[in-house]
FMN riboswitch aptamer (RFN element) from Xylanimonas oleitrophica, 143 nucleotides, folded computationally. Lineage of the source: Bacteria > Bacillati > Actinomycetota > Micrococcales > Xylanimonas. The sequence was found by an Rfam model in a public genome assembly.

RNA sequence: GACAUGCUCCGGGGUCGGUGUAAUUCCGAACCGGCGGUGACAGCCCGCGACCCACGAGCCUCCCGGCACCAGCCGGUGGUGAGUGGUUGACCUGGUGGAACUCCAGGGCCGACGGUGAAAGUCCGGAUGGGAGGACGCAUGGA
Numbered sequence: 001g002a003c004a005u006g007c008u009c010c011g012g013g014g015u016c017g018g019u020g021u022a023a024u025u026c027c028g029a030a031c032c033g034g035c036g037g038u039g040a041c042a043g044c045c046c047g048c049g050a051c052c053c054a055c056g057a058g059c060c061u062c063c064c065g066g067c068a069c070c071a072g073c074c075g076g077u078g079g080u081g082a083g084u085g086g087u088u089g090a091c092c093u094g095g096u097g098g099a100a101c102u103c104c105a106g107g108g109c110c111g112a113c114g115g116u117g118a119a120a121g122u123c124c125g126g127a128u129g130g131g132a133g134g135a136c137g138c139a140u141g142g143a
Stems, first nucleotide, its partner, number of pairs: 003141005008135003015029004030122002032111002034048004043109002052086004058080003063076005091107005113125003
């Protein structure tokens, strides 16, 4: 000391007011932006994750049926589910520059599902979950 294997830890943000019987959901003004990549820094360029839909090995199963009748085996219902596929919102102009839909200036746009005396990116919930990924982390081996 590349790299490999295992482990540990980390890994999502955001509201006030007004009207009203009632709204953090409407109106006004604000605020927020996961991960990797990209000749220069990205919510809106490329890709990924999660949510949602379909298929689904394996594993489990109070219960039902059969074979055994010692243990258990086969099938059904049900549960869980690696993985695979599908779906999945939004940007322009000018400037600088070798190079920027990523910076600067200006103007715009997007934001799942369920719930909630009133319609939600911001409230409540699945979520003390999952996860793209990250760590000058630890251990073993080590061309």